RNAcentral holds the full RNA, with entries from SILVA. A computed fold for a 463-nucleotide part of an RNA from a marine sediment metagenome, annotated as small-subunit ribosomal RNA, 3' major domain. It matches the Rfam family "Bacterial small subunit ribosomal RNA". Gene Ontology terms of the family: structural constituent of ribosome and ribosome.

Context: one part of a larger RNA
RNA sequence: UGACGGGGGAGCGCACAACCGGUGGAGCAUGUGGUUUAAUUCGAUACAAAGCGAAAAACCUUACCUGGACUUGACAUGUACCUGCACGAUCUGGGAAACCAGAUUUUCUUCGAGAGUGGUACACAGGUGAUGCAUGGCUGUCGUCAGCUCGUGUCGUGAGACGUCCGCUUAAGUGCGGUAACGAGCGCAACCCUUGUCCUCAGUUACAAGUGUCUGAGGAGACUGCUCCUGUUAUACAGGGGAGGAAGGAGAGGACGACGUCAAGUCAGCAUGUCCCUUACGUCCAGGGCGACACACAUCCUACAAUGGAGCCGACAACGGGUAGCGACGGGGUAACCCUGAGCCAAUCCUUCAAACGGCUCCUCAGUUCGGAUUGAGGGCUGCAAUUCGCCCUCAUGAAGCCGGAAUCGGUAGUAAUCGCAAAUCAGCAGGUUGCGGUGAAUACGUUCUCGCUCCUUGUACA
Numbered sequence: 001u002g003a004c005g006g007g008g009g010a011g012c013g014c015a016c017a018a019c020c021g022g023u024g025g026a027g028c029a030u031g032u033g034g035u036u037u038a039a040u041u042c043g044a045u046a047c048a049a050a051g052c053g054a055a056a057a058a059c060c061u062u063a064c065c066u067g068g069a070c071u072u073g074a075c076a077u078g079u080a081c082c083u084g085c086a087c088g089a090u091c092u093g094g095g096a097a098a099c100c101a102g103a104u105u106u107u108c109u110u111c112g113a114g115a116g117u118g119g120u121a122c123a124c125a126g127g128u129g130a131u132g133c134a135u136g137g138c139u140g141u142c143g144u145c146a147g148c149u150c151g152u153g154u155c156g157u158g159a160g161a162c163g164u165c166c167g168c169u170u171a172a173g174u175g176c177g178g179u180a181a182c183g184a185g186c187g188c189a190a191c192c193c194u195u196g197u198c199c200u201c202a203g204u205u206a207c208a209a210g211u212g213u214c215u216g217a218g219g220a221g222a223c224u225g226c227u228c229c230u231g232u233u234a235u236a237c238a239g240g241g242g243a244g245g246a247a248g249g250a251g252a253g254g255a256c257g258a259c260g261u262c263a264a265g266u267c268a269g270c271a272u273g274u275c276c277c278u279u280a281c282g283u284c285c286a287g288g289g290c291g292a293c294a295c296a297c298a299u300c301c302u303a304c305a306a307u308g309g310a311g312c313c314g315a316c317a318a319c320g321g322g323u324a325g326c327g328a329c330g331g332g333g334u335a336a337c338c339c340u341g342a343g344c345c346a347a348u349c350c351u352u353c354a355a356a357c358g359g360c361u362c363c364u365c366a367g368u369u370c371g372g373a374u375u376g377a378g379g380g381c382u383g384c385a386a387u388u389c390g391c392c393c394u395c396a397u398g399a400a401g402c403c404g405g406a407a408u409c410g411g412u413a414g415u416a417a418u419c420g421c422a423a424a425u426c427a428g429c430a431g432g433u434u435g436c437g438g439u440g441a442a443u444a445c446g447u448u449c450u451c452g453c454u455c456c457u458u459g460u461a462c463a
Base pairs, nucleotide, nucleotide: 001463002462003460004459005458007457008456009455010454011453012452013451015447016446019411020410021409022408023407026302027301029299030298031297032296033295034293035292042053043052064288065287066286067285068284069283070282073124077123078122079121080120081119082118085116088105089104090103091102092101093100094099107115108114126277127276129275130274131273135271136270137266138265139264140262142260147186148185149184150183151182152181153162154161155160165178166177167176168175192254193253194252195251197220198219199218200217201216202215203214206211207210223248226242227241228240229239230238231237304404308363309362310361311360312359313358314357320351321350322349325344326343330339331338332337370401375396376395377394378393379392380391381390417439418438419437420436421435422434423433
């Protein structure tokens, strides 16, 4: 100087407390461990792995396994030689295909083996093989915590110290005052985006007319700016009230992550050093596997019901997406869906009936008109192809489950809870993810305790 302390002081955080709803019990979905397997490809493993890489495993993907094939190669560049042919297409035979064998057809040209293509040979290609403890880049985490440093100067033999401390204050090393310090940098804040109010301009495809809503662009507005009181040291600052205002003390949310820590993660996104393979650890193909199942864990979904379930009727969104697409109206079908195909490259048309909600009727506390797992049968859709292994519909079946032990998680406001909708991925497949709007609470006395963090101080046989 640090680190640590079941030392002290000050402070903060959904950290505790208060309140609301969950997880842990059931069934199922997904991921992981384990086990199994020819293979169940690989990585991620306390917080910070486990609905994670994967924003879609039937083939492909695919890296794994079994089997069948190829060896200048599926892909790139170059050299030499050969071929007046191509590449390709069609047909035949073999084959699961890849491919192999044969036949037919077939280029441009300055007529030069010039371009292109094929073959042979050689350099080489290729590797999701190893090493994230050789690396770049990117990322997680402490933590949006308030810290981390430098120049000059001063003090100290020196390591170092001061500055960065003290008092008050702040979300903040934020600011004010004091002071051997004076300044500065990276962080904080602000500048950026969204949203809430107003103004101006422009408006078609929006709305009924002329712009009230709406759309787009530009600007204004909030600064403790004004006033009163209190505290203080006069200021800074804090607290309370008021005026004005759409908004008041950072208005709300986002993006933004200092010096560094964890030899944290990633050689399988990519790049890359070294090592290793080279008729194979490379490449192509068919089938299988990644989907197994005594079990254990994690994250969801659906429930256990009457604040509910079912039927009929009625009302109100927003973000988005659409031409190999969205697909209206009409017709068929109990339905999934099918037929037809208007309109739309979209503020125009479609997706698009939002659902919870309101009204009426039935159910009356039961393993039930709760719950829907599982299974049987019949259908539909996508796609060469749904057996391993997709989704949906109808009928039948109707399991566990009556609110969950120890323990544990999220949330302080348009939040939790609850309700649906859209999008990416995508031929098809969403209980996941990312967004969007609708309805809309309760509680916070307080900082003794738990956890984490910041600052000062103290002890130390630790570095």